[in-house]
RNA sequence: GGACCCGUAGUCUAGUCUGGAUAGGACAGGAGGUUGCGGACCUUCCAGCCCGGGUUCAAAUCCCGGCGGGUCCA
Numbered sequence: 001g002g003a004c005c006c007g008u009a010g011u012c013u014a015g016u017c018u019g020g021a022u023a024g025g026a027c028a029g030g031a032g033g034u035u036g037c038g039g040a041c042c043u044u045c046c047a048g049c050c051c052g053g054g055u056u057c058a059a060a061u062c063c064c065g066g067c068g069g070g071u072c073c074a
Stems, first nucleotide, its partner, number of pairs: 001073007010027004020057001029045005050066005
């Protein structure tokens, strides 16, 4: 220098191909219930689409650029 893949809460992950409902789940954390206390269990809350632009009635999803990470080639 070139090609490809990945980026979603504090952590991990589904959804992206085929655009459309309030972005779903697990762990962690807060509150409450339960318990002699705690753990486990139950209820509930908290918090997210890497950044910018474009297309569209509508973008996590499609397109372009950038940033970061990884693999391969030179």